A computed fold for a 396-nucleotide RNA from a Chitinophagaceae bacterium, annotated as Bacterial RNase P class A. The coordinates come from a structure-prediction model, not an experiment, and the mean pLDDT is 77. The sequence was found by an Rfam model in a public genome assembly. The model forms 93% of the base pairs in the Rfam consensus. Lineage of the source: Bacteria > Pseudomonadati > Chitinophagia > Chitinophagales > Chitinophagaceae.
[in-house]
RNA sequence: UCUAUCAGCCAGGCUAUCGUUCUCCUUUGAAAGGGAGGAAGGAAAGUCCGGACAGCAAAGGGCAACACACCGGUUAAUUGCCGGGGCCCGUUUUAAAGCGGGAACAGACAGUGCCACAGAAAAUAACCGUCCAGCUUUUAUUAGCUCGAUAAGGGUGAAAACGUGAGGUAAGAGCUCACGAUUUGUAUGGGUAACUUUACAAGUGGGUAAACCUUGUGUGCUGUAAUGCCAUGUACACUAACGUCAAAGAGCGGCUCGUUCAAUGUUUUGGUUUGCGCCGAAGCAACGUUGGAGGGUAGGCAGCAAGAUCACAACAGCAAUGUUGUGGCAAGAUAAAUGAUGGCCAUUCCGGUUUUACCGGAACCACAGAAUCCGGCUUAUCGGCUGAUAGAUUUU
Numbered sequence: 001u002c003u004a005u006c007a008g009c010c011a012g013g014c015u016a017u018c019g020u021u022c023u024c025c026u027u028u029g030a031a032a033g034g035g036a037g038g039a040a041g042g043a044a045a046g047u048c049c050g051g052a053c054a055g056c057a058a059a060g061g062g063c064a065a066c067a068c069a070c071c072g073g074u075u076a077a078u079u080g081c082c083g084g085g086g087c088c089c090g091u092u093u094u095a096a097a098g099c100g101g102g103a104a105c106a107g108a109c110a111g112u113g114c115c116a117c118a119g120a121a122a123a124u125a126a127c128c129g130u131c132c133a134g135c136u137u138u139u140a141u142u143a144g145c146u147c148g149a150u151a152a153g154g155g156u157g158a159a160a161a162c163g164u165g166a167g168g169u170a171a172g173a174g175c176u177c178a179c180g181a182u183u184u185g186u187a188u189g190g191g192u193a194a195c196u197u198u199a200c201a202a203g204u205g206g207g208u209a210a211a212c213c214u215u216g217u218g219u220g221c222u223g224u225a226a227u228g229c230c231a232u233g234u235a236c237a238c239u240a241a242c243g244u245c246a247a248a249g250a251g252c253g254g255c256u257c258g259u260u261c262a263a264u265g266u267u268u269u270g271g272u273u274u275g276c277g278c279c280g281a282a283g284c285a286a287c288g289u290u291g292g293a294g295g296g297u298a299g300g301c302a303g304c305a306a307g308a309u310c311a312c313a314a315c316a317g318c319a320a321u322g323u324u325g326u327g328g329c330a331a332g333a334u335a336a337a338u339g340a341u342g343g344c345c346a347u348u349c350c351g352g353u354u355u356u357a358c359c360g361g362a363a364c365c366a367c368a369g370a371a372u373c374c375g376g377c378u379u380a381u382c383g384g385c386u387g388a389u390a391g392a393u394u395u396u
Stems, first nucleotide, its partner, number of pairs: 001392010012345007020039007041367001045378002048376005053223004060257004065219005070084005085105001087102005106214002111212002113208003127154002129150003133146004162180006181204007189196002227302004238292007249261003264285009309328008347363006
């Protein structure tokens, strides 16, 4: 210098004319008008996750359902982010260390399942082979049969009873020993912790929980068309069922216990009481709840952008992030505005020239467009810049 990969940043600036829209000031009887200033992103997308905010009058318990799962930290919160630990993968190395990456990283000794095919057998291991004993046969344990022993050797398979070596044995086997691997426990040292160095002891036939399950921790719903206010208008209407205090029904997701709120008078009559009253039946009128059918309105204001906010600096911290100080206010529409043209500058590319510098030409885009707001994640993407790693080249 070039190439590849990964990560991060930017996504043009100023000005003039005209146009759209919002805020403030001014003018007008009102309108129109005038002045000043602002106006779409890094993802505004997806609607995946977490919240702020609003409503559901106020408690509590149980079950179900759902979510999470190594340790510590950060945050309003999160399955996010930061830093560590163990495991796995890649690269490099004699090896270790280093660098980069990954995950659904609690439990398989609570229990129940599943592991195709192949294989004797896939969780109560004898197919071949090896060995002892007996029988038959043969020159001969040469060949065969039966009972028994055997997890060392071989085969099948993703996986078949910890590995290597030696001893021992009828042949073998952790049966014994040495050196290792691994699981659990104890102790010592280090660490906030996960965990880890070392030593000792007891064990050693798998995997799978993104299978059911177990353990621990936690969890309301709806959604700005939320919600609140004002105006206008209609039908104080109709109907069904259940009820009016021993109460229908309603209330923070499903079921349930519990708790709270919750709508009446009168007439007649029977019973009961010393009486007041109480209970039942029949009617009249009213009220409550849950449904049905139907009528009216579809206007305006708020929510609505000053925030878990932005920029810079200092301090603390490995970092995420926090604290303090100074300064700033940067769209608010409601069928949905935020645009067009010219000039200058910046950036990139190409060419010319006298190295610097200067001149000329071209490009300035892709993905894309706010709708209550904020923090993350994911997806799309032209061009430029910066950094790290690896490789190539050798002008210097």